[in-house]
């Protein structure tokens, strides 16, 4: 070059085309404690890798692009 298969919060990760895009861990506030840690209770924090199309509706589906790993000649 070709082909598959990935990019969603600081990290790992979920989400039949139809909830306010959920959960853990981390972070920050309280409460518990002489203090810490545990252990509760709360908050923030994602324009879903970009651009487009399809659709009443898109994280999902179609297309092109970057990028990552994995075959291949």
């Nucleotide at each position: 070059g070709c082909c598959a298969u990935c990019a969603u919060g600081g990290c790992g990760u979920a989400a039949u085309g139809g909830a306010u895009a959920a959960c853990g861990c981390a972070u920050c506030g309280g409460g518990c404690u002489c203090c810490u840690a545990a252990c509760u209770c709360g908050a923030a924090g994602a324009u879903u890798g970009c651009g487009g199309g399809u659709u009443c509706g898109a994280g999902u589906c179609c297309c092109g692009c970057u990028g990552a790993u994995g075959g291949u000649u």
A computed fold for a 73-nucleotide RNA from Absidia glauca, annotated as transfer RNA. Rfam family: tRNA. Rfam links the family to the GO term triplet codon-amino acid adaptor activity. NCBI's taxonomy places the organism under Eukaryota, Opisthokonta, Mucoromycotina, Cunninghamellaceae, Absidia. The prediction has a mean pLDDT of 80.